[in-house]
Context: one part of a larger RNA
RNA sequence: UGACGGGGGCCCGCACAAGCAGCGGAGCGUGUGGUUUAAUUCGAUUCAACACGAAGAACCUUACCUGGGUUUGACAUGCUGGUGGUAGGAAGACGAAAGUGGACCGACCCUUCGGGGAGCCAGCACAGGUGCUGCAUGGCUGUCGUCAGCUCGUGCCGUGAGGUGUUGGGUUAAGUCCCGCAACGAGCGCAACCCUCGUCGCUAGUUGUAUUUUUCUAGCGAGACUGCCGAGAUUAACUCGGAGGAAGGUGGGGAUGACGUCAAGUCCGCAUGGCCUUUAUAUCCAGGGCUACACACACGCUACAAUGGCCGACACAGCGGGAUGCCAAGCCGCGAGGCGGAGCUAAUCCUCCAAAGUCGGUCUCAGUUCGGAUUGCAGGCUGCAACCCGCCUGCAUGAAGCUGGAGUUGCUAGUAACCGCAGGUCAGCUAUACUGCGGUGAAUACGUUCCCGGGCCUUGUACA
Numbered sequence: 001u002g003a004c005g006g007g008g009g010c011c012c013g014c015a016c017a018a019g020c021a022g023c024g025g026a027g028c029g030u031g032u033g034g035u036u037u038a039a040u041u042c043g044a045u046u047c048a049a050c051a052c053g054a055a056g057a058a059c060c061u062u063a064c065c066u067g068g069g070u071u072u073g074a075c076a077u078g079c080u081g082g083u084g085g086u087a088g089g090a091a092g093a094c095g096a097a098a099g100u101g102g103a104c105c106g107a108c109c110c111u112u113c114g115g116g117g118a119g120c121c122a123g124c125a126c127a128g129g130u131g132c133u134g135c136a137u138g139g140c141u142g143u144c145g146u147c148a149g150c151u152c153g154u155g156c157c158g159u160g161a162g163g164u165g166u167u168g169g170g171u172u173a174a175g176u177c178c179c180g181c182a183a184c185g186a187g188c189g190c191a192a193c194c195c196u197c198g199u200c201g202c203u204a205g206u207u208g209u210a211u212u213u214u215u216c217u218a219g220c221g222a223g224a225c226u227g228c229c230g231a232g233a234u235u236a237a238c239u240c241g242g243a244g245g246a247a248g249g250u251g252g253g254g255a256u257g258a259c260g261u262c263a264a265g266u267c268c269g270c271a272u273g274g275c276c277u278u279u280a281u282a283u284c285c286a287g288g289g290c291u292a293c294a295c296a297c298a299c300g301c302u303a304c305a306a307u308g309g310c311c312g313a314c315a316c317a318g319c320g321g322g323a324u325g326c327c328a329a330g331c332c333g334c335g336a337g338g339c340g341g342a343g344c345u346a347a348u349c350c351u352c353c354a355a356a357g358u359c360g361g362u363c364u365c366a367g368u369u370c371g372g373a374u375u376g377c378a379g380g381c382u383g384c385a386a387c388c389c390g391c392c393u394g395c396a397u398g399a400a401g402c403u404g405g406a407g408u409u410g411c412u413a414g415u416a417a418c419c420g421c422a423g424g425u426c427a428g429c430u431a432u433a434c435u436g437c438g439g440u441g442a443a444u445a446c447g448u449u450c451c452c453g454g455g456c457c458u459u460g461u462a463c464a
Base pairs, nucleotide, nucleotide: 001464002463003461004460005459007458008457009456010455011454012453013452015448016447019411020410021409022408023407026302027301028300029299030298031297032296033295034293035292042053043052064288065287066286067285068284069283070282073126077125078124079123080122081121082120083119088105089104093100094099108117109116110115128277129276131275132274133273137271138270139266140265141264142262144260149188150187151186152185153184154183155164156163157162168179169178170177194254195253196252197251199222200221201220202219203218204217205216225248228242229241230240231239232238304404308363309362310361311360312359313358314357320351321350322349325344326343330339331338332337370401375396376395377394378393379392380391381390417440418439419438420437421436422435423434
């Protein structure tokens, strides 16, 4: 000087408390451990691994296993030599495929017509490696933490390591600002500048409407600064109240992540040093596996019902997406779906009648008209192909579950909770995941004693 303390003081945070909804019990989905396996590819492991890489494993992907092939190679560059009926290809044959083979057909560019290039064959250099090392690395990322800190120049103090500044008194969300001070200044952070939502004005515009531009779209601008007033006080500020205002004290949300820490994560995104491999640790193909299953954990979905289930009628969004696409009207089917073909390069067409909700009826507290797992049969769709291993529909079946121990999680307002919708990936989908969007819409916060994490000062130390 740091780090640490079941030392002290001050302060903050959904940290506790006050509340609301959960998880932990059940069934199922997914991930992981373990076990099994020819293989169950690999990585991630307290917070900061475990719906994580994976924004989509039937084949492919695919890295794993078994079997069948190839060896200048699936791919790149260079050199040497050869090669026009050459390279390549249809049918038939062998084969699971890759491939082997090949009657007949039969090539490209430039040209001074000599040839050169490309292609192919042979050979040589080399290619290749999701093989190892993230403790050799770059780049990127997580984390403490959007916490308020981390430093420098000159001066001064100290033999020196270092200190001072950055401590103190106040104040703030903030090393934010004020006052004081052997310090005076400065930098990276904080704040502001950026995007967006909320109000208004101007300009322009299509659609739509009976009309106007009120709505709408998108471009520019205005607006909020404790600026004004009152009370409390020296300053900075803070508290209470008021005016005006769409908005009031950082207006709400986002982006933005200091010096550093964890030899944190990633050599399987990419790049890259070294090592290893080179008829194999490379490469092509078929089938299998990544989907196994006494079990354990994690994240979720659906429930256990009457604030409900079922039936009928009626109502209201926003973000988005769409030419190998979105798919209307109409017709067929109980339905998944099929036929059909209008329109839209989109405020115009389609997705699209959102669901919770409201009104009426029924059920009457029961393992039920709750709950939907599991299983059987019959079908539909995608795709070369749904046995391993897809989704959906109809009929039948109708399990556990009657609110969950110790413990533990999220959340302070248009938030939690409840409700649906869209999108990416994508042929299809195991999406209950993720990323967004709107609809309905609460309760509680006395307070900082305690638990957890953090900041500043101080104190102890046999630790560095």
Model confidence (mean pLDDT): 80 of 100.
Predicted 3D model of a 464-nucleotide part of an RNA (small-subunit ribosomal RNA, 3' major domain) from a metagenome.
RNAcentral holds the full RNA, with entries from SILVA.